[in-house]
Context: one part of a larger RNA
RNA sequence: UUGGGCGUAAAGAGUUCGUAGGCUGGUUGGUCAGUCGAAAUUGAAAUCCCACGGCUUAACCGUGGACCCGGUUUCGAUACUGCCAAUCUUGAGUGAGGUAGAGGUAAGCGGAAUUCCUGGUGUAGCGGUGAAAUGCGUAGAUAUCAGGAGGAACACCAAAGGCGAAGGCAGCUUACUGGACCUAUACUGACGCUGAGGAACGAAAGCGUGGGGAGCAAACAGGAUUAGAGACCCUGGUAGUCCACGCCGUAAACGAUGAGUACUUGGUGGUGGGGGAUUCGACCCCUUCACUGUCGGAGCUAACGCGUUAAGUACUCCGCCUGGGAACUACGACCGCAAGGUUGAAACUC
Numbered sequence: 001u002u003g004g005g006c007g008u009a010a011a012g013a014g015u016u017c018g019u020a021g022g023c024u025g026g027u028u029g030g031u032c033a034g035u036c037g038a039a040a041u042u043g044a045a046a047u048c049c050c051a052c053g054g055c056u057u058a059a060c061c062g063u064g065g066a067c068c069c070g071g072u073u074u075c076g077a078u079a080c081u082g083c084c085a086a087u088c089u090u091g092a093g094u095g096a097g098g099u100a101g102a103g104g105u106a107a108g109c110g111g112a113a114u115u116c117c118u119g120g121u122g123u124a125g126c127g128g129u130g131a132a133a134u135g136c137g138u139a140g141a142u143a144u145c146a147g148g149a150g151g152a153a154c155a156c157c158a159a160a161g162g163c164g165a166a167g168g169c170a171g172c173u174u175a176c177u178g179g180a181c182c183u184a185u186a187c188u189g190a191c192g193c194u195g196a197g198g199a200a201c202g203a204a205a206g207c208g209u210g211g212g213g214a215g216c217a218a219a220c221a222g223g224a225u226u227a228g229a230g231a232c233c234c235u236g237g238u239a240g241u242c243c244a245c246g247c248c249g250u251a252a253a254c255g256a257u258g259a260g261u262a263c264u265u266g267g268u269g270g271u272g273g274g275g276g277a278u279u280c281g282a283c284c285c286c287u288u289c290a291c292u293g294u295c296g297g298a299g300c301u302a303a304c305g306c307g308u309u310a311a312g313u314a315c316u317c318c319g320c321c322u323g324g325g326a327a328c329u330a331c332g333a334c335c336g337c338a339a340g341g342u343u344g345a346a347a348c349u350c
Stems, first nucleotide, its partner, number of pairs: 004321003007304002012318001014201004021194003025088007033081002035077008049065006091191001092188003096183004103177007110154001115149007125136002162169002206247006215241002220236004258317006266295011299306002323350003332343004
């Protein structure tokens, strides 16, 4: 390379946008570049292959054929692909009217609780554990009442629920703002899909500068446990956790399942819309669109399982895999303040 694969065996990039490229809806006409047919010409000889022949045979040699899978030119075909022109509306999009939502950013506000401070009541314990001790407390703790300070997180509602591309998003109000869905259809008329490079976003931890610091808590200290205990348990406790701005760019970033389109029996839930029937009105009932669960048929699968949200049947485009270890390593390059990240071997070994 041909070929085979990627839920769990190696393998889907964390996610999206998008450049080049690849692929791309219906109809009509034109063209004839690709494609197909025919002819001409060329494709040296030798070699290889086939047949026949010549040396006693073979090797070797001769003759003929085939091959040279190709190139050029001319004539022709026009289904498909391409190109050009025209046209259409179902793909895509725009407009109109509605709907739901922890989607995002900023500002303000609220109550419960923990801690601390002040004051009152009150007295000898409190706390903690398997049991204890360290610790706190007669300088008045714990408990309880009143007042105050400050930071962080938002009980119930709450759900198998919702939104978001993913990461993720939850007290309440306001402002600004992104997307989705439904309905009727008005408009544009293929404007589409994917996407190498690239760009943006991207939990936690970590880093820089400046704030903040209630609780929790790596490190650290002490008390226990133990043969030891650098741990698990307990008492403390600093970074950090919070905010602003700037980095980092990784996760079991998981549905371990790339994106898009079409097709293929069903049952039963949830969320958001529309329609019908009924009704005074609603519920129930029927139906339809979008999303989200669960069970399961055919089919698929090594099995487990998947099963209209496919891992079924097909097509388009991208990413990735090729025995285990060495190795999420070395070297080099790029990025980063650093930590490190991305790319990514080999010797050797089984």